The part of an RNA shown here (small-subunit ribosomal RNA, 3' major domain) has 478 nucleotides and comes from an uncultured bacterium.
Context: one part of a larger RNA
RNA sequence: UGACGGGGGCCUGCACAAGCGGUGGAGCAUGUGGUUUAAUUCGAAGCAACGCGCAGAACCUUACCAGCCCUUGACAUGUCCGGUUUGAUUUCCAGAGAUGGAUUUCUUCAGUUAGGCUGGCCGGAACACAGGUGCUGCAUGGCUGUCGUCAGCUCGUGUCGUGAGAUGUUGGGUUAAGUCCCGCAACGAGCGCAACCCUCGCCUUUAGUUGCGACCAUUCAGUUGAGCACUCUAAAGGAACCGCCGGUGAUAAGCCGGAGGAAGGUGGGGAUGACGUCAAGUCCUCAUGGCCCUUAUGGGCUGGGCUACACACGUGCUACAAUGGCGAUGACAGUGGGUUGCCAGCCAGCGAUGGUGAGCUAAUCCCCAAAAGUCGUCUCAGUUCGGAUUGCUCUCUGCAACUCGAGAGCAUGAAGGCGGAAUCGCUAGUAAUCGUGGAUCAGCAUGCCACGGUGAAUACGUUCCCAGGCCUUGUACA
Numbered sequence: 001u002g003a004c005g006g007g008g009g010c011c012u013g014c015a016c017a018a019g020c021g022g023u024g025g026a027g028c029a030u031g032u033g034g035u036u037u038a039a040u041u042c043g044a045a046g047c048a049a050c051g052c053g054c055a056g057a058a059c060c061u062u063a064c065c066a067g068c069c070c071u072u073g074a075c076a077u078g079u080c081c082g083g084u085u086u087g088a089u090u091u092c093c094a095g096a097g098a099u100g101g102a103u104u105u106c107u108u109c110a111g112u113u114a115g116g117c118u119g120g121c122c123g124g125a126a127c128a129c130a131g132g133u134g135c136u137g138c139a140u141g142g143c144u145g146u147c148g149u150c151a152g153c154u155c156g157u158g159u160c161g162u163g164a165g166a167u168g169u170u171g172g173g174u175u176a177a178g179u180c181c182c183g184c185a186a187c188g189a190g191c192g193c194a195a196c197c198c199u200c201g202c203c204u205u206u207a208g209u210u211g212c213g214a215c216c217a218u219u220c221a222g223u224u225g226a227g228c229a230c231u232c233u234a235a236a237g238g239a240a241c242c243g244c245c246g247g248u249g250a251u252a253a254g255c256c257g258g259a260g261g262a263a264g265g266u267g268g269g270g271a272u273g274a275c276g277u278c279a280a281g282u283c284c285u286c287a288u289g290g291c292c293c294u295u296a297u298g299g300g301c302u303g304g305g306c307u308a309c310a311c312a313c314g315u316g317c318u319a320c321a322a323u324g325g326c327g328a329u330g331a332c333a334g335u336g337g338g339u340u341g342c343c344a345g346c347c348a349g350c351g352a353u354g355g356u357g358a359g360c361u362a363a364u365c366c367c368c369a370a371a372a373g374u375c376g377u378c379u380c381a382g383u384u385c386g387g388a389u390u391g392c393u394c395u396c397u398g399c400a401a402c403u404c405g406a407g408a409g410c411a412u413g414a415a416g417g418c419g420g421a422a423u424c425g426c427u428a429g430u431a432a433u434c435g436u437g438g439a440u441c442a443g444c445a446u447g448c449c450a451c452g453g454u455g456a457a458u459a460c461g462u463u464c465c466c467a468g469g470c471c472u473u474g475u476a477c478a
């Protein structure tokens, strides 16, 4: 100087407390461990691994396994030799296919000194080499997690100390903040904080179609004429600064209350992550040193596996019901997406869906609402709760749904009566609850990322648990 203390002081945080809803019990989904297996590819491991890499494993993906094949190779550069020097295409045979053999039709690369001379293409040969999701993240770059959006981390000069170092950065106040004020052997500065950026909330201006609907006509309908007030769209501005008033404070920084205001003391949310820590994670995104393989640890293909199942754990979904289930009725969004696409309307079907077919390269057309509410019924029951499981029949995608897809109808109707010890999230348009969209994607979502609808309770307080910051003290630790 740090680190540590079941030392002290001050302070902060959904850390506790006060509340609301969960997890832990059930069934299922998903990830992991374990076990099994020819293989169940690999990585991730307290917080910070476990709906994680995977924004989507039937083949492909795919790295794993079995079998069948190839060896200058699927891909790059270079040398030599041969080729009616190109590109597409039909059919047949063997085979699981890769591949091997035969074959039909159309077309006939660019330059040119007119020479297969040069380039390109195909085949062949020998080598240099290619190739490796093989090893090492403890050789690395890059990227990322984490403490933590915590308020810290340092430097120059000066001063003090033999020196390590200290001072500044400590102290008195204050703040979300090393934020600001005052003081002070310090005076300044840098990286962080804040602000500048995006978005939501108010107003103005500009603009008015595909958007809008007040006035005048018109219509079943903003449908059409006329219009751009209003809504909205999207560009530029304004607006908030403790600015004003009162109190308090050291006359400071600030704090408390009030007015005005759409908004009040950082207005809400986001992006933004200092010096560093964990030899944290990643050699399987990519790049890369070293090592290793080279008729195989490389390459191609078919099939299988990653989907196994006495069990254990994590994360979720659905429930256990009456604030509910079922039936009828039926109003209101906002993000987004759409031409190999979204698909209105009509017809068929109980339905998944099929047929037909208008519009839309989209503020124009389409995807496109649900819970809530109202009425009726059920009356506390393993039920008109719950939907697992299983049987049958179908639909769709796709060469192909056996291993191993999703969906529909009929039948079946399991566990489950609110969950032990323990444990998680959340302070406001939040929790809870309800649906909707998107990426990936042929198909497949209870996951992920977004969007809106309905919309609470509680916070006395900081004694305690956890984590962190500053000062101080002890130490046989570094």
Stems, first nucleotide, its partner, number of pairs: 001478002003475003007472007015462002019426005026318008034309002042053002064304007073129001077128002079125005085120001087106002091102004109119003131293002134291003140287002142282003145278001147276001152191006158167003171182003197270004202238007211228002216225002241264001244258005320419001324378006336367003341360002345356004385416001390411007432454007